[in-house]
RNA sequence: AAAGGGCUAAGCCACCGAAAGGUGGUGGCGCAAAGCUAAAGGGUCUACGGCUGAGAUUUUCAGCACGACAGCCAGCUGCCGAA
Numbered sequence: 001a002a003a004g005g006g007c008u009a010a011g012c013c014a015c016c017g018a019a020a021g022g023u024g025g026u027g028g029c030g031c032a033a034a035g036c037u038a039a040a041g042g043g044u045c046u047a048c049g050g051c052u053g054a055g056a057u058u059u060u061c062a063g064c065a066c067g068a069c070a071g072c073c074a075g076c077u078g079c080c081g082a083a
Stems, first nucleotide, its partner, number of pairs: 006031002011026006029071001035076003041073002043069003050064006
């Protein structure tokens, strides 16, 4: 570079969830790992409940994952082939 293929973004539909987001269908923006791994590497997102704080008068705001994301970086594994 080929060959056999694989996965599937956004959008739309249904369902779950407070949300982030997830599952299935449809659909393909793209991807040599867009395979697997989420406190036991970092980073990002959400904050129902819980905790802390500040207001306020019975609720508002801010912060914190035990929640989520691997198609953010990262770790592990891996098809074919010139080699």
A computed fold for an 83-nucleotide RNA from a marine sediment metagenome, annotated as c-di-GMP-I riboswitch aptamer.
Rfam family: c-di-GMP-I riboswitch aptamer. Rfam's curators write: GEMM was predicted in a large-scale screen for bacterial structured RNA regulatory elements.
Model confidence (mean pLDDT): 85 of 100.